This is a predicted structure of a 119-nucleotide RNA (FMN riboswitch aptamer (RFN element)) from an uncultured Halanaerobiales bacterium. The sequence was found by an Rfam model in a public genome assembly.

RNA sequence: AUAAACUAACGGGGAUUGGUGAAAUUCCAUACCGGUGGUAGAGUCCACAAGCUAAUUUAAUUAGUUGAACUGGUUAAAUUCCAGUACCGACAGUAUAGUCUGGAAGGGAGUUAGAUAAU
Numbered sequence: 001a002u003a004a005a006c007u008a009a010c011g012g013g014g015a016u017u018g019g020u021g022a023a024a025u026u027c028c029a030u031a032c033c034g035g036u037g038g039u040a041g042a043g044u045c046c047a048c049a050a051g052c053u054a055a056u057u058u059a060a061u062u063a064g065u066u067g068a069a070c071u072g073g074u075u076a077a078a079u080u081c082c083a084g085u086a087c088c089g090a091c092a093g094u095a096u097a098g099u100c101u102g103g104a105a106g107g108g109a110g111u112u113a114g115a116u117a118a119u
Stems, first nucleotide, its partner, number of pairs: 001119002006114005015030001017029003031099002033089002035048004043087002051065005069085005091102003
């Protein structure tokens, strides 16, 4: 100087709109939102997390499952930038929910700092 384990903190956003109706932030119209890592800057590419299912005595773990984008331009390089037009969004509750309520002051990918073994 680097730096496991470990410790501490952090770690998800969005309708006060209008219409119909007995009742809808759920339908219709129009809005708004976008976890983590990678990479030319990403909700749509790749991967991870979370959710769900099965195995397992529980947890953990393993396997499966789980949504969506194209075209043009610029460039050494961009499905990531710019322009245009689109699309997607777990479970339970309830007049049918990405936005309300709840599990959740939960969990977690990871981030930051400290710092030991070791080199």